[in-house]
């Protein structure tokens, strides 16, 4: 610090996801030791049991047992002690400590202050006092009640308990005077009256004594008064402190005053009266959530999240209420009352509160021992010793976290065995192991053994830490991952199954992604997973984002609050800045040092931390106040343009309707029609009239308006704007949340109006349908008045204002200058409105003084797609609806701009037997052949639009053959290796059994080399390695092939342009068959293609003449022979054609047109030659080959059968349907081939196929071999025929072991369909189509197929509108598997969440009323009453108590209101699902933009 993921690729926007750190965690696998920490996050749920707050005998009365002493034999008696058990009175403590976080959004907390408005036990300091009396009461005893808890009466008793009095002050109260709400380097009081204290105890010494004690002195502890301090609190103020506005108004003690009351103390704290205030958009009130902080986690920081442990504060103690005591409490282990719950009970009544420490149940994913001791630290009491202390110190449990250590070290290559992989060579595990040599941390055993306690004793931890010794590598390694992100790869299994997955995604038979294994990577006593937080995320942007098209500018204006604001002078000092002071607890964090062996941990020292406060100062900026100015803004005067707005009136053209005239058969409408109108007279025409709406031309990218919007002409009323002048005001300004107003069309209400147009509706068409597009009609509406609605792609998809920043060219309205002065020209300037463009900006497109540039100010808005601008709630509206505006759930994208392709029922240009023009076919018939289908034991397999189907197959009777049935073989029919035997091996011939394979038996001939040892070769037997497979996968492959297409294209290097994909070149103007060439051009060159080079054919020359040829000479039956080298021909070498020449056109180019010459002319004809690529095209059955599969069979051999089947369908052909013909006769003319297991002549035989024959020929020599159409002659005369030949019968020929299934041919006989072929469709542009025959390959035989050859030999092409295919340019695109694309909605089915819903239920809060416990306060107090006062001694009074009443008030009750949640028949839309149904709305002009 980034990465993955939208696309064919790119840039951007934008979300999702990952890598990091952290945790009071949990779960899974695994687990050696120690240190330090840490441990109910859930039920503030309920709790058994034990403990957690007591102490003081030096406050008091009383005092048992034990002990001790004396007596006694003993029992026992007496005394004494006490550091005395259990209680009681009294004092102090119990308000601390410890727990928890329910409540609380401010009576809390944090920070800084105030308190002249207050309190403070114990402690400290200095001062002072402590005198005189009195009355009770518990304990106790007696008598009772009760189950118990407990309690009643009587009697007697003490104190530091209680009461009274005295005295006292800088104490308190009050009256008067003085001061007075606030201050001082400040301390305001004076006088009078009144009030308020106390406690003594123990020790020691002395004295006295009635021996019980008393007095005095002393020190310590205790007590009272008043003052100060310290500590701890109370109260008040300012600032800060979560979310929701779908919570906008709240408040009657409410805000203030006066007077009472009240408190330690200010105060509506409380009461009465008076006034009507107080809070709130800087968010009151309400609702939800939440203890706050120091800090913790994260982050570069700013921030964000959190508030366990430790520390500070607050709140709470079963729930609610209340007071008492006290210095302090509205009291966790106190009291009273009410409620819920639990327990005891004799049923009458009682008891209880673990959110103290342990522990139990429960809840939960989940959190420990009913431990030790007060040794230390601290707390309470005490004079002290001590006692108490689940605070605290320790130990136990848990890998919960963190830190440290160990599980060994060295050596060791035969690179062992085993495992895994393998190209079978090896590689790897791996120095790893074993082996050898060592060590001893930890753990274990034995022995010693602390500090922690500052004089003595006293240590829970603890026989712990630590130390020494002993033995021995022994007791101690796992977890996750290995497709990319992300470090780490192979094999096997599985086969869209099982499964994985954080995102992208993997799995459909070769999975580095699933499961296992080997290996590897990472971390390591842990490792992974899950959850949560921050980060990355600049993805809420203060630091630090945006809004033309990606999400995002309000439809427009006016304007209150608010924010911001021109020049200048002065004052002030709020903001701002500086210095100083205080504080910001400790811990934490940072730095340094130190202590535990290190570290964690801990200690010490120093930094750091606030939007803090106080004091002092500065005065630039800002602010405030007071002045001044004119550049902003406004006013004034002069002037200008305009569809700016409103009202009233006027006008002409046109449509429609009505009347009249005239006139006749159609009109209207469409792609074509029909509905419709018209003989009851339409349309068209003329004249007249009615009515409504809109205003042609002018008219313009023109003008005006804030926007919506505004268009005939005139009048009236009225708003705004520009220019010129520079007289006036003097910052009066800009923006603008709420608010107010305006606001197209459609729509709504009331009343008018209604010509045309026209939703709905009707009819006619179109169509598979057509609730549409088209046509004929037609109502609301459109128009007017008044009122509502308040929205639009209300768009420049661009908020307003101000300033600045190159130009060029228009245009509208002013105005200045110059020239000219008739038209008009030139040049400035202001205000608008347009086009292009520099810098700059921008993802790009583009914007560019009218900014999307550079800056400032203010407002509005955005934060992934869908759900959804929807639901609920509120507001507005008559309604329609508008506005405000979510969530659950779901996806990993959605999107913008640009690029390359592909596509378009987009455009332009061009080509092709593509169409057209022609000729001949196919499709109909019969047959041949291939395919499908069916059949079959098998009908082997492959090929499937063009580009499968006379294709693989250039030839299935056996073989072939792969298929089927049956019979055989198992190292095999074939190859290599090993062992053994034989080499008289082996080969040939015939025999027997069998369908044959095979088996058996017999005869004959009889290997090579040799150094004579043997070797080679061969055969048989045996064992295993292996052979073998036309078995599967052409979607694992090579090779080969088809196709687009012989179409003209496909690319590269360098350069340039672009952020980039890419572009340029290759586009453009011409031209060509051609990316062929020329010209131009940010391109310049090059490659593969095109062309050429190659073959063949057409002309000529030359060379050479045998088997070819023959002009002249001779010769023959015959080029037969001699001869010839002229010709033909053969086959070598050459020539020839290049737009070379001429004319024209063209840019003077390329080139085209015409011509000459020439055998041939513009590529002369034909062939071979097939760019980058496409179709997962075809082929594993040519061959090769990975993987898989079979191995007495899916291999091999054999016989027979099948591939030849046959209701049918299709393709390709042949033969025909006839007279351009058939038949018969006789007669001509080719080319190219082929021949030895061959071609086979002549001759003979047969009607013929053919047979006999065997000359010649390995071929320019001989043979196949006859060419046929053709021409001539004759006949047939339009018919199912003298056409046609299928089919069938008979008889044969040939090949071959063998023609039954299943060959070809011949002869005789038979003589089917068929009379030119529907829709549709194919080939062909010249030696072509058509037609005629010939040869060859395969082959024993078998050709209508295939390949090749020649003979005869046409017609037509105006042209490129249309069909098909293709090329180039351009355009649109939501396509990229690329239109056979993409994609929308209803319906049906399943699942999910949500809304509505008659209601029902729960909770919270609230209003009114009822109710009224305990208790404070008040009143009464006739009942009761020790202390004090008075007394006449009887009593009275003061004071107190019980009791009653009153105010307040908790629980509870009744009736309402509100809010939130649960359930709910049914219902609504939404989302997601496999390949469902119906259509085809959108994307191309998407077929109606």
């Nucleotide at each position: 610090a980034g990465a993955g993921u939208u696309u064919g690729a790119u840039c951007c926007u934008g979300g999702c996801u990952c890598a990091g750190a952290a945790c009071g965690a949990a779960c899974g696998u695994u687990g050696g030791c120690g240190g330090c920490g840490u441990g109910c996050u859930u039920a503030a749920c309920a709790c058994a049991u034990g403990c957690a707050a007591g102490u003081c005998g030096a406050a008091c009365g009383a005092u048992a047992a034990c002990g001790c002493c004396u007596g006694g034999c003993a029992a026992c008696a007496g005394g004494u002690u006490a550091u005395u058990a259990a209680a009681g009175u009294g004092g102090c403590g119990a308000a601390u400590g410890g727990g928890u976080g329910a409540g609380u959004a401010a009576u809390a907390c944090a920070u800084a202050g105030g308190u002249a408005a207050c309190c403070u036990a114990c402690c400290u300091u200095a001062c002072u006092g402590a005198u005189g009396c009195g009355a009770a009461u518990a304990g106790c005893a007696a008598u009772g009640g009760g189950a118990a808890a407990c309690u009643a009466u009587u009697g007697g008793u003490a104190a530091a308990a209680c009461g009274c009095a005295a005295u006292a002050c800088g104490u308190u109260g009050u009256a008067u005077c003085g001061c007075a709400u606030g201050g001082a380097a400040a301390a305001a009081g004076a006088u009078g009256c009144a009030a308020g204290a106390a406690a003594g105890u123990g020790g020691u010494a002395u004295g006295c004594u009635u021996c019980g004690g008393c007095a005095u002195a002393u020190a310590c502890a205790g007590c009272g008064g008043a003052a100060a301090g310290a500590u701890g609190g109370g109260c008040c103020u300012a600032u800060g402190u979560c979310g929701u506005a779908u919570u906008a108004g709240c408040u009657a003690g409410u805000u203030g005053g006066u007077a009472g009351g009240g408190u330690a103390a200010a105060a509506g704290c409380u009461u009465a009266c008076c006034a009507a205030g107080g809070c709130a958009g800087a968010g009151a009130u309400a609702c939800g959530u939440a203890g706050c902080u120091g800090g913790u986690c994260u982050g570069a920081g700013a921030g964000g999240a959190c508030g366990a442990u430790c520390a500070g504060c607050c709140a709470c103690a079963c729930u609610g209420g209340a007071a008492c005591u006290g210095a302090g409490a509205g009291a966790c282990g106190g009291u009273c009352c009410a409620g819920a719950c639990u327990c005891c009970u004799a049923c009458g009544g009682g008891a209880g509160g673990c959110a103290g420490c342990a522990g139990u149940g429960g809840g939960g994913a989940a959190u420990u021992u009913u431990g030790c001791g007060c040794a230390a630290u601290g707390g309470g009491g005490g004079a002290a010793a001590c006692c108490c202390u689940g605070a605290a110190g320790c130990a136990g449990c848990g890998a919960c976290g963190u830190c440290g250590c160990g599980u060994g070290a060295g050596u060791g290559a035969a690179g062992a065995a085993g495992g895994u992989c393998u190209u079978c060579g090896g590689a790897u595990u791996g120095u790893a192991a074993a082996g050898c040599u060592c060590u001893g941390u930890c753990a274990a055993g034995u022995g010693g053994g602390a500090a922690g306690a500052g004089a003595g004793a006293g240590g829970a931890c603890g026989g712990u830490a630590c130390c020494a010794c002993u033995a021995g590598a022994g007791g101690a390694a796992g977890c996750a991952c290995c497709g990319g992100c992300u470090a780490a790869c192979u094999c096997c299994g599985u086969g869209c199954c099982a499964g994985c997955a954080g995102c992208c995604g993997c799995g459909g038979u070769a999975a580095u992604a699933c499961g296992g294994a080997g290996g590897g990577u990472g971390c390591g006593a842990a490792c992974g997973u899950u959850g949560u937080u921050c980060g990355g995320a600049a993805u809420u942007a203060c630091u630090g984002g945006g809004c033309g098209u990606a999400a995002a500018g309000g439809g427009c204006g006016c304007g209150c609050a608010g924010g911001c604001g021109g020049a200048u002078u002065a004052a002030u000092g709020g903001g701002u800045c500086a210095a100083u002071u205080g504080u910001g607890a400790a811990a934490u964090u940072c730095u340094g040092u130190a202590g535990c062996u290190c570290a964690a941990c801990u200690a010490c020292a120093g930094g750091g931390g606030g939007u803090c406060a106080a004091u002092u100062g500065a005065a630039a900026c800002u602010a405030u106040u007071a002045g001044u100015c004119u550049a902003g803004a406004g006013u004034g005067c002069u002037u200008g343009a305009g569809a700016g707005g409103g009202u009233c009136g006027c006008g002409g053209a046109a449509u429609u309707c009505c009347g009249c005239a005239a006139g006749u058969a159609g009109c209207a409408g469409u792609g074509g029609a029909a509905u419709g109108c018209g003989u009851a007279g339409a349309u068209a025409u003329g004249c007249g009239g009615a009515g409504g709406a809109a205003c042609a031309c002018c008219a313009g990218a023109g003008g005006c308006g804030a926007a919506g919007g505004c268009g005939g002409c005139g009048a009236c009323c009225u708003g705004g704007c520009g220019a010129g002048c520079a007289a006036c005001u003097g910052a009066c300004g800009c923006u603008g949340a709420g608010g107010c107003g305006c606001g197209a069309a459609a729509g709504c209400g009331u009343g008018g109006g209604g010509a045309g147009c026209a939703a709905a509706c009707a009819g006619g068409a179109u169509u598979a349908g057509a609730u549409a597009c088209c046509c004929u009609g037609g109502u609301a509406g459109u128009c007017c008045a008044c009122g509502c609605u308040g929205u639009a792609a209300a768009c420049g998809a661009u908020g307003g204002a101000u300033a600045c920043u190159a130009g060029a060219c228009g245009u509208u309205g002013g105005u200045g200058g110059a020239g000219a002065u008739a038209a008009u020209u030139c040049u400035g300037u202001c205000a608008g409105u347009g086009u292009c463009g520099a810098a700059g900006c921008a993802u790009a497109c583009g914007c560019g003084a009218u900014a999307a540039g550079u800056a400032u100010c203010c407002c509005g808005c955005c934060u992934g797609g869908g759900g959804a601008g929807u639901a609920c709630g509120g507001u507005c509206g008559c309604a329609a609806g508008a506005u405000u505006a979510a969530a659950a759930c779901u996806c990993a994208a959605a999107g913008g701009a640009a690029u390359u392709g592909a596509c378009g029922g987009g455009g332009g240009c061009c080509c092709g037997c593509a169409c057209a023009a022609g000729c001949g076919g196919u499709g109909g018939a019969g047959c041949a052949u291939g395919u499908g289908g069916u059949u079959u034991a098998a009908u082997u397999c492959g090929a499937a639009g063009c580009a499968a189907c006379g294709c693989g197959a250039a030839g299935a009777a056996c073989c072939u053959u792969a298929c089927c049935u049956g019979g055989a073989c198992u190292u095999g029919a074939c190859a290599u290796c090993c062992g053994g035997a034989c080499u008289g091996a082996u080969c040939c011939c015939a025999c027997u059994a069998g369908a044959g394979a095979u088996a058996g038996a017999g005869g004959g001939a009889g290997c090579c080399c040799u150094u004579c040892g043997g070797g080679g070769g061969g055969u048989c037997c045996g064992a295993g390695a292996c052979a073998g497979g036309u078995g599967c996968u052409g979607c694992a492959u090579g090779g080969c092939u088809g196709u687009c297409g012989u179409c003209a294209g496909c690319u590269c290097g360098u350069g340039u342009c672009g952020u980039g994909a890419g572009a340029u070149g290759u586009u453009g103007g011409g031209u060509u068959a051609a990316g062929u060439c020329c010209c131009g051009c940010a391109a310049c060159g090059a490659g593969c293609g095109c062309a050429a080079c190659c073959c063949u054919u057409g002309u000529c020359u030359u060379u050479a003449g045998u088997u070819a040829c023959c002009a002249a000479u001779a010769u023959u039956a015959a080029g037969u022979u001699a001869g010839g080298g002229a010709c033909u021909c053969u086959a070598g070498a050459g020539a020839g054609a290049c737009u070379g020449c001429c004319g024209g056109u063209g840019a003077u180019a390329a080139a085209c047109c015409g011509g000459a010459g020439g055998a041939a002319g513009g590529c002369g004809g034909g062939g071979a030659u097939g760019a980058c690529g496409u179709c997962a095209a075809g082929u594993c059955c040519u061959c090769a080959u990975g993987g898989c599969c079979c191995u007495u069979a899916u291999g091999u051999c054999c016989a027979g059968g099948g591939c030849u089947a046959c209701a049918c369908a299709c393709g390709u052909g042949c033969u025909a349907c006839a007279a351009u013909g058939g038949u018969a006769g006789a007669g001509a003319c080719a080319g190219a081939g082929u021949g030895a297991a061959g071609c086979g002549a002549a001759g003979c035989a047969g009607u013929g196929a053919u047979g006999c024959g065997g000359a010649g020929c390995a071929a320019a020599u001989c043979g196949c071999a006859a060419a046929a159409a053709c021409a001539c002659u004759a006949u047939c005369a339009c018919a199912g025929u003298u056409c046609g030949g299928a089919u069938u019968g008979g008889a044969g020929u040939c090949u071959g072991c063998a023609a039954c299934u299943c060959g070809a041919c011949u002869c005789c006989a038979u003589g089917a369909a068929g009379u030119u072929g529907g829709a549709a469709u194919c080939g062909c542009u010249a030696g072509u189509a058509a037609u005629c025959g010939u040869g060859g390959a395969u082959c024993a035989g078998c050709a209508u197929g295939c390949c090749a050859c020649g003979g005869u030999g046409a017609a037509u092409a105006c042209g490129u509108u249309c069909c098909c295919g293709g090329g180039c340019c351009u355009u649109g695109u939501a396509c990229a598997c690329a239109c056979c694309g993409c994609c929308c909605g209803u319906c049906a089915c399943a699942c999910c969440a949500c809304g509505a819903g008659a209601g029902u239920u729960a909770u919270a809060c609230u209003a009114a009323c009822c109710a009224g416990a305990a208790g404070u306060c008040g009143u009464u107090g006739a009942g009761c009453u020790a202390a004090c006062u008075c007394u006449u001694c009887g009593g009275a009074g003061a004071g107190g108590c019980a009791a009653a009443c009153g105010c307040c008030c908790a629980a509870g009750g009744u009736u309402g209101a509100u809010a939130u949640g649960g359930c709910g028949a049914u219902u609504g839309g939404g989302g997601u699902g496999a390949a469902g149904u119906c259509g085809u709305a959108a994307c191309a002009a998407g077929g109606u933009a």